[in-house]
About this RNA:
Predicted 3D model of a 1530-nucleotide RNA (small-subunit ribosomal RNA) from a Bacteroidales bacterium. Its Rfam family is "Bacterial small subunit ribosomal RNA". Gene Ontology terms of the family: structural constituent of ribosome and ribosome. The RNAcentral record of the sequence draws on ENA and SILVA.
């Protein structure tokens, strides 16, 4: 400098992620409507529906300067009358004489303006052209003329018909009305010359001849008209190119149809019409048919390209109740004209008439919805007129409406005790409303009152004047003209005075709390809120947004690149046709020439105005309006350029094709041949079974099967080779061989010379199943039958078995017809195999073409992956997709014998459906490993009786909680009362307990009675205090504030606990990988009890867990020895009893000791070994404490604490009694047993750890005993409680017993206020079940199991056989990890993520919704055929009328309308019927997702309540396993 001013996203599929994809939102707009609200002004807009029907008024008249006239009005004249002296006034008659003028004749206008959008998909509209094929009143310019006659007619008058509308007859009359004659070069027609030009017919100019046709006057003399013609202008007519909606489930349409010749008609061309001739014309570049619709300028939106719309304003078209028709006219087939038909309405005397608001108002109706029966011609414009002027619902104004756009206002400043009130709160307080209010000062837009008040007005005409080239001239001047309206605007006064709402506040999306409600009421645009702590419902306070508006609804564009030209895709998300050939079409190699259609550039015309953009200007500003400029991306014409494309003409060989030579294959078609196997038959031989399965059975077999051998027959398929192999377009193709046919490949470079690529429609091929006809039939095998399995089993398994499987011919035309990947061409790193050729090859192991595999780079991809065989980079053509379901369904059509195939919707419904990958979880997936998990053992439980807990039942109550593992001898480590929470009854209400504050007298209590079940209530006596007394008080009281609740919510919580699990895991930082969720680390190879350790490694480190540190136990040492101990010494009748001792045991304090440290073997190491040594102990020595991140909304509001809710003369508190102990039954945990390894009797031995003063108790006595009575020691290494099994003897002898002890009777002891419900113990008697326990199930791996006793807590006592501890005696077994259970790690599949107790399919049943079929019924529009046929044009006729011209009448053609008939199409409705969709808790099964328990799926066929099953062929979008092959790495 040029160009340019312009482009945002979010929510929602998931546990999370990326992608695909729909739905939804934020924006703008509107002729809007609705809800709430409302002060003013300016500018605009206002029936989108019923082109439905209309009462009433108005919307087109005007000209007397065309005419005859004179009804009404006014004036004049004449006459008469009345009043008056008269002037004069009034009344009346005559008079068109004058102004004027109703009606009439005539002229012009009425074809404009105004309305509406029915129809119309069309030359209707838009745009650009053409008319050599046309018209044009009024207007302008020019040329020429305006001579002379005639006959009528309306009005008026007379008469008639009719209710009316209206009309008929007679007579008179005028014109710028009508008709002759004359003239006419220019006009038209015919004919004939010349010149010029063009576009085919021809056009223009200029000559000659013939024929035909004009006129009107008025008047104030200024003029205005009239006729013929030319030209212009304006307005129209016609024709053409291009553009102009949806449906192909509308594919063929057409007889005036297409063209020609000749006519007719028209302003003009034309099948516009007619006669004849020809047989054409249109159509996949969408004819015809159907549906919808006025078109454009423009408007809205959008960055744009586009999309949508067609209100207001402008242009064009069409229409005027519906349909048809012409007349008049310059112009109409005429909105406020005519005729006819139809529907409707009105009048009627019933004979007949009248009407057309889609003009302005207005009414009814319809509707969600759209205004006044207003003023004025002052302005602008129109018609008529010479003009004045008249008319004008055009127009200008006003009225109504927040309908929109724009503007203004509802005050401004100060003001903290941060007031009152409200709301919230952690509540003596704080926060917020909030400088907000009050209060003080100021202002006055708006408002009210009053005053003033411009401009829209200037033309014109009239009066006067001036100028000149004297005109239809120009200029100046005076008075006159305003509906809106005394409006806009200005001024003065008053006074904050008159003026704020709506929606929203979970996220998107700006704005948060309280209360109420409790999946109710309700909200919701999407996601979604609401089931007792709702920022989501309703209210309140507060906040946010906009503001005279705010929201909602409807519609359009946008966002949506979600139809993708700009600017998308198709392996797996929706989407490549099953495959090929190929016409049209699209695209196309190299190199010259020509051309200039596309293309590009310049120029010209056009693209109306308004609008949009921009600049300037006018209203106080803005909206709005005016002026200028740009733009109008288009079309047409013309000139030029020629790179590319096209066309045309040459040339070429790289594409393509052919030839020659060679090899190749399971390529195709037809024929022949072969062996194995199978089945059947015959024979032989042989005997009792065979067959089949998880196990069986059906079946076959003594009438001789199976197994074996021989022979024969039949049909079908071709083992090994064989392969990630080869061939083919695909489907597919496999024994050997023959014939015929086809193909690609290699080599060669001989031939042609772009002959090519792709391909809608079309044609051909096309697995399996299936169909038809005829054969064939061995095997296998849908259907079917039987047997099993099962709850059932229409299945999986078994035995049979028919279609079919095979052949020939014909049909069908579909598959997961798949590489889920269309065809062709070109280009783009490497590496390693195989197949078919060529070439090279010891001077080697290099090359090249075609095909077929693996791995990988870049790139691409959402990722998985792909990667020269692309899913990379490009080009060309074809096919296909656009959320899920409904549905590949319905209807229609095509093909088919049928089955069915192809084409292929909608209503309705959902907010998803889906792809890939991630982390988990799960699997009747895999691998590795562990655990009393199994196995090996020992002992139990499950059977009995009893104890205890639970369920259930019962009850007034049987209080509550705990419920798979992880509830059930659990909370409870101790229910007779109490406990106690439950029930019944009786009582209390600041309360049973406690705290704080205040008050008060302080003197002092004790005993008793009544009642009562007690609690309690009422009272008495004595003493004391106060008081004169009566009397009052008398112990702990009164007042106030806090009460209390084992009521609810463990799903509001804290704390605590169980479980997975003492399992080995769970994580983090940094780095790296991945778009991301995530991964890596933590995986791998070893090892361990262990994520223990080692090695390796894109990881390096770290944390919580493991281990260790702690306690206890086992050994030793040191130290200290009392109440323990006693070796030696002493005393003693005996006893560690005593003196002593400090050795030992023991006690308790401190140390030591064990670490794979040493040896051997294996191993890289870590480590391992029934290894060894040493040692008290050996590989964690035994035991305990210790419990990661987390899971189970696990348990507990009744242990405690605590939020919220609830009760408050009761859901609180006290008391008595009862209950928690019930009892047909079911389960869990235990005890005791069933006996002889025992019972019983007698004798006898040895612990540890604990407890003890309201206690343990020696000892003595009494009692059979429980125990009692005395008495002593001990607050305890001192005293005391104290073992049993065992051992030694006796007895019992296998039995319901000398086993077993339940139950029951009696008598007692002890505790306790009290043992009835409901204690324990003792003695005597009684003597039940039970003889080792079904399915099933539990514990335990060593000082363990088993067995034996002892102690303790709680506790007055005890229901303890429980729990927690202690010691005594003291085993068996573990091959091993296949299986069951649980767990850990890795891996795999997944449609699960509330996570397999998951998800999910179909029938049936119920409700609702839309829809298909349906005997039919009914309606609509259109077409066809036939009949009839108004008005009307044209034609014919015309005996009637007319002197005549001509006309009436009649007829012909055509047509609106009407009728009839058959059929097609489109709706509505219909008994019944089909499927579909939706709907918290219906029924039956379990099909799918894991190997989903029979892998699934596709096509097809058959079958079955249903999912589905089976056959046949196909696919992997199947898991696992082993083997083979291949690849990669070492």
């Nucleotide at each position: 400098a040029c160009a340019a001013c312009g482009a945002a996203g979010a929510g929602u599929u998931u546990g999370a992620u990326c992608c695909u994809g729909g739905c939804u939102c934020a924006g703008g707009a509107u002729g809007a409507a609705c809800g709430c609200u409302a002060g003013c002004g300016g500018c605009a807009g206002g029936c989108u529906u019923a082109a439905u029907a209309c009462a009433u008024g108005c919307a087109a008249g005007u000209c007397g300067a065309g005419g005859g006239g004179c009804a009404g009005c006014a004036u004049g004249g004449c006459g008469a009358g009345u009043a008056g002296c008269a002037a004069u006034a009034c009344u009346u008659g005559c008079u068109g004489a004058u102004g004027g003028c109703g009606a009439c004749c005539g002229g012009c206008g009425c074809a404009c303006g105004g309305g509406u959008g029915c129809g119309u998909a069309a030359c209707g509209c838009g745009u650009a052209u053409g008319c050599a094929a046309c018209c044009u009143a009024c207007c302008u310019a020019c040329u020429a003329u305006u001579g002379u006659g005639g006959a009528a007619u309306a009005a008026c008058c007379c008469g008639g018909a009719g209710a009316a509308a209206u009309u008929c007859g007679g007579a008179c009359u005028a014109a710028u009305a009508c008709c002759g004659c004359a003239u006419a070069c220019a006009a038209u027609a015919u004919u004939u010359g010349a010149a010029u030009g063009g576009c085919a017919u021809c056009a223009u100019u200029u000559g000659g001849a013939u024929a035909u046709a004009a006129a009107a006057g008025a008047u104030u003399u200024a003029u205005c008209g009239a006729u013929a013609g030319u030209a212009g202008a304006u307005g129209g007519g016609c024709a053409u190119g291009c553009g102009u909606c949806c449906c192909a489930u509308u594919a063929g349409c057409u007889a005036g149809u297409u063209g020609g010749c000749g006519g007719g008609g028209c302003a003009a061309c034309g099948g516009c019409c007619c006669a004849c001739c020809a047989a054409g014309g249109c159509g996949a570049c969408g004819a015809u048919g159907g549906g919808u619709a006025g078109g454009g300028g423009a408007u809205c939106u959008g960055a744009g390209a586009g999309g949508a719309u067609a209100a207001u304003c402008c242009c064009c078209c069409a229409c005027a109740u519906u349909g048809g028709u012409a007349c008049u006219g310059a112009g109409a087939c005429a909105c406020g004209g005519a005729c006819c038909a139809a529907a409707c309405u009105c009048c009627u005397a019933c004979g007949g008439g009248a009407g057309g608001c889609a003009g302005c108002a207005g009414u009814a109706g319809g509707g969600a919805a759209u205004a006044u029966u207003g003023g004025g011609c002052a302005a602008u414009g129109g018609u008529c007129g010479a003009g004045a002027g008249a008319c004008u619902g055009a127009c200008c104004c006003a009225g109504c409406c927040a309908u929109g756009c724009c503007g203004c206002g509802u005050g401004c400043a100060g003001g903290a005790a941060g007031a009152c009130g409200g709301c919230c709160u952690u509540a003596u307080g704080g926060g917020u409303u909030g400088u907000a209010a009050a209060c003080u000062g100021c202002u006055u837009u708006u408002g009210u009152a009053c005053c003033g008040g411009g401009g829209u007005a200037a033309c014109g005409g009239c009066g006067g004047g001036c100028u000149c080239g004297u005109g239809c001239a120009g200029c100046c001047u005076g008075a006159u003209u305003g509906a809106a309206a005394g409006u806009a605007c200005g001024g003065u006064a008053c006074g904050a005075a008159u003026a704020a709402g709506g929606a929203u506040c979970g996220g998107c999306u700006a704005a948060c709390u309280c209360c109420g409600u409790g999946c109710c009421a309700g909200c919701a645009g999407c996601c979604g809120c609401g089931g007792u702590a709702a920022u989501a419902c309703g209210g309140a306070g507060g906040a946010u947004c906009c503001g005279a508006g705010c929201g909602u609804u409807a519609u359009c564009c946008g966002g949506a690149u979600u139809u993708a030209u700009u600017g998308g895709g198709u392996u797996u998300a929706a989407a490549g046709g099953g495959u090929g050939c190929g016409c049209a079409g699209g695209c196309g190699g190299a190199u010259g020439g020509g051309u200039a259609a596309g293309u590009c550039a310049g120029u010209g015309g056009u693209g109306a105005a308004a609008u949009u953009u921009u600049c300037c200007g006018g209203c106080u500003u803005a909206a709005c309006c005016g002026g200028g400029a740009c733009a109008u991306u288009g079309c047409c014409a013309u000139u030029g350029a020629u790179a590319c494309u096209g066309c045309u003409u040459g040339u070429c060989u790289a594409g393509a094709u052919u030839g020659u030579a060679g090899a190749u294959g399971g390529c195709g078609u037809a024929g022949g041949c072969g062996g194995a196997a199978u089945a059947u038959g015959u024979c032989a031989a042989g005997u009792a079974g065979c067959g089949g399965u998880g196990a069986a059975a059906u079946g076959c077999g003594u009438a001789g099967a199976u197994a074996u051998g021989a022979c024969a027959u039949a049909g079908a398929a071709c083992a090994c080779c064989g392969a990630u192999c080869g061939g083919g377009a695909a489907g597919c193709c496999a024994g050997c061989u023959u014939a015929c046919g086809a193909a690609g490949c290699u080599a060669u470079g001989a031939a042609u010379g772009a002959c090519g690529c792709u391909c809608a429609u079309g044609c051909a091929c096309g697995a399996a199943a299936g169909c038809g006809u005829g054969g064939g039939g061995a095997u296998c095998a849908a259907a079917c039958a039987g047997g099993a399995u099962u709850a059932g089993a229409u299945a999986c398994c078994c035995u049979g078995g028919u279609a079919g499987u095979c052949c020939a011919c014909g049909c069908a035309g579909u598959a997961a017809a798949c590489g889920a990947u269309g065809a062709a061409c070109a280009c783009u790193c490497g590496u390693u195999g195989c197949c078919g050729g060529c070439g090279a090859u010891a001077g080697a192991g290099u090359g090249u073409c075609g095909g077929u595999g693996g791995c990988c780079a870049a790139g691409c991809g959402a990722a998985a992956g792909u990667g020269a065989u692309a899913a990379g980079u490009g080009u060309u053509c074809c096919a296909c997709c656009u959320g899920g379901g409904g549905a590949g369904u319905a209807c229609g059509u095509u093909c088919g014998c049928a089955a069915g195939u192809a084409u292929g919707a909608a209503a309705c419904u959902c907010a998803a459906a889906g792809g890939a990958a991630u982390u988990g979880a799960c699997g009747g997936g895999g691998g590795c490993c562990c655990g009393c998990a199994c196995a090996a053992g020992c002992g139990g439980a499950g059977g009995a009786g009893c104890a205890u807990g639970u369920g259930g039942u019962u009850u007034a109550a049987u209080u509550c909680g705990a419920u798979g593992a992880u509830a059930c001898g659990c909370g409870a480590g101790g229910a007779a009362c109490c406990u106690u929470a439950c029930c019944u009854g009786g009582a209390c209400u600041u309360g049973a307990a406690c705290g704080c504050a205040g008050g008060g007298g302080g003197a002092a209590u004790a005993u008793g009675u009544a009642u009562g079940a007690a609690a309690g209530u009422a009272c008495a006596u004595a003493g004391c205090u106060a008081g004169c007394a009566a009397u009052a008080g008398u112990c702990g009281c009164c007042u106030g504030c806090g009460a209390g609740g084992u009521g609810c919510u463990g799903c509001a919580u804290g704390g605590u606990u169980g479980u997975c699990g003492u399992c080995a895991g769970c994580u983090c930082g940094u780095g790296c990988c991945g778009u991301g969720a995530g991964g890596u680390g933590u995986u791998a190879g070893g090892u361990u009890a262990a994520g223990u350790c080692c090695u390796g490694c894109a990881a390096c480190g770290a944390g919580c867990g493991c281990a260790a540190c702690c306690c206890u136990u086992a050994c030793c040492c040191u130290u200290a020895g009392u109440u323990a101990c006693c070796a030696g010494c002493g005393u003693g009748a005996g006893a560690g009893a005593c003196g002593g001792g400090g050795a030992c045991u023991c006690u308790g304090a401190g140390g030591g000791a064990a670490c794979u440290g040493c040896c051997c073997g294996c191993g890289c190491a870590a480590g391992c070994g029934u290894g060894g040594a040493g040692g008290a102990a050996g590989g964690u020595g035994g035991g305990g404490a210790u419990g990661a991140c987390g899971u189970c909304a696990a348990a507990u509001c009744a242990g405690c604490a605590c939020g919220g809710c609830c009760c408050u003369u009761a859901c609180g508190u006290c008391c008595a009694g009862g209950g928690c102990g019930a009892c047909a039954c079911a389960c869990g945990u235990g005890c005791u047993a069933c006996a002889a390894u025992g019972g019983u009797c007698g004798g006898u031995a040895c612990a540890g750890a604990g407890g003890g003063c309201a206690g343990c108790u020696a000892c003595a006595c009494u009692g059979c005993g429980a125990a009692g009575u005395g008495a002593u020691g001990c607050g305890a290494a001192u005293c005391u409680c104290g073992a049993a099994a065992g051992c030694c003897g006796g007895u019992c002898u296998c039995a319901g017993u000398u086993c077993g002890g339940a139950u029951c009777g009696g008598a007692g002891u002890c505790u306790g206020c009290a043992a009835c419900u409901c204690g324990a113990c003792u003695c005597c008697g009684u003597g039940a079940a039970g003889u080792u326990g079904g399915a099933u199930u539990c514990g335990c791996u060593a000082g363990u199991a088993a067995u034996c006793g002892c102690g303790c807590a709680u506790c007055a006592g005890c229901c303890a056989u429980g729990g927690c501890g202690c010691g005594g005696u003291g085993a068996a077994u573990a091959c091993g990890u296949u299986c069951c259970c649980g767990g850990g790690c890795c891996u795999u599949g997944u449609a699960c993520a509330c996570a397999c107790c998951g998800c999910c399919c179909g029938u049936c049943a119920a409700g609702c919704c839309a829809u298909g079929g349906g005997a039919g019924u009914u309606g609509g529009g259109g077409g066809u055929a036939c009949c009839u046929g108004a008005a009307g044009u044209a034609c014919g006729u015309g005996a009637c009328c007319g002197c005549g011209a001509g006309g009436a009448g009649c007829g012909u053609c055509c047509u609106a309308g009407g009728g009839u008939a058959a059929a097609a199409c489109c709706g509505a409705u219909g008994a019944c019927u089909g499927g579909g969709g939706c709907u918290a808790a219906g029924u039956c099964g379990u099909a799918a997702c894991a190997a989903g328990g029979u892998a699934g799926c596709c096509g097809u066929a058959c079958c079955g309540g249903a999912a589905g099953g089976u056959g046949u062929g196909g696919c992997u979008g199947g898991a696992a396993u082993a083997c083979c092959u291949c690849c990669u790495u070492u």